Transfer RNA from a Minisyncoccota bacterium, 72 nucleotides, folded computationally. Its mean pLDDT, the model's own confidence on a scale to 100, is 83. It matches the Rfam family "tRNA". Its family is annotated with triplet codon-amino acid adaptor activity in the Gene Ontology.

RNA sequence: GGGCAGUUGGCGCAGUGGCAGCGCACUACUUUGACAUAGUAGGGGUCACAGGUUCAAAUCCUGUACUGCCCA
Numbered sequence: 001g002g003g004c005a006g007u008u009g010g011c012g013c014a015g016u017g018g019c020a021g022c023g024c025a026c027u028a029c030u031u032u033g034a035c036a037u038a039g040u041a042g043g044g045g046u047c048a049c050a051g052g053u054u055c056a057a058a059u060c061c062u063g064u065a066c067u068g069c070c071c072a
Stems, first nucleotide, its partner, number of pairs: 001071007010024004018055001026042005048064005
């Protein structure tokens, strides 16, 4: 330098055009003599960044950045 994949909550991940979700973690409550487990409820996201297409974009297109792999 070229090619491919990835970037979504604190962590790990789903979501292929129509309300942004799951597990773990966190907070409160219930349960216990207490802890743990379990149950219920709740908080937490500029969907890497910028632009474009569309009535509507995490999702499609273009560019940029970062990470990983391959080739040279």